This is a predicted structure of a 63-nucleotide RNA (Fluoride riboswitch aptamer (crcB RNA motif)) from a bacterium. Its Rfam family is "Fluoride riboswitch aptamer (crcB RNA motif)". Its family is annotated with positive regulation of gene expression and response to fluoride in the Gene Ontology.
RNA sequence: AUUAAUUUAGGUGAUGAAGUCCACCUUAAUGACCCCAUAGGGGUUGAUGACUUCUACUCGGUC
Numbered sequence: 001a002u003u004a005a006u007u008u009a010g011g012u013g014a015u016g017a018a019g020u021c022c023a024c025c026u027u028a029a030u031g032a033c034c035c036c037a038u039a040g041g042g043g044u045u046g047a048u049g050a051c052u053u054c055u056a057c058u059c060g061g062u063c
Base pairs, nucleotide, nucleotide: 009026010025011024012023013022016054017053018052019051020050021049032044033043034042035041036040
């Protein structure tokens, strides 16, 4: 210096925060989906990976 294994720690999961759980990554994980079509155009859902709560935004109703 390189390779492999183990341990520890950290990070990520289509827009915010907290808790719990799950999955993935070790410079990667990650950067949504559908249709036409070609390098462009159009459309759809959602603040979650999942659950609970809060906040922001939108719609409707009541006082």